[in-house]
RNA sequence: AAACGGCAAACCGUCGGCAACGGCGGGACGCAAAGCCUCCGGCCCGGCACAUCCGGGUAGCGGGGUUACCGAA
Repeated sequence: AAACGGCAAACCGUCGGCAACGGCGGGACGCAAAGCCUCCGGCCCGGCACAUCCGGGUAGCGGGGUUACCGAA
């Protein structure tokens, strides 16, 4: 490089949550770790009107950690 394959954004349905958002089903914008982990930074939500602080969410915002399929010349 190529192949067998994998995951699944928006949106829709349904369920959970105060919310951010998440589970399941449908659906594919994309993804070579878009497998897993909130340790660091960012962003978002709640306490709470701002900041601080505390708690939560986002791993498909980035860094980091960890595990892993195929693999020609």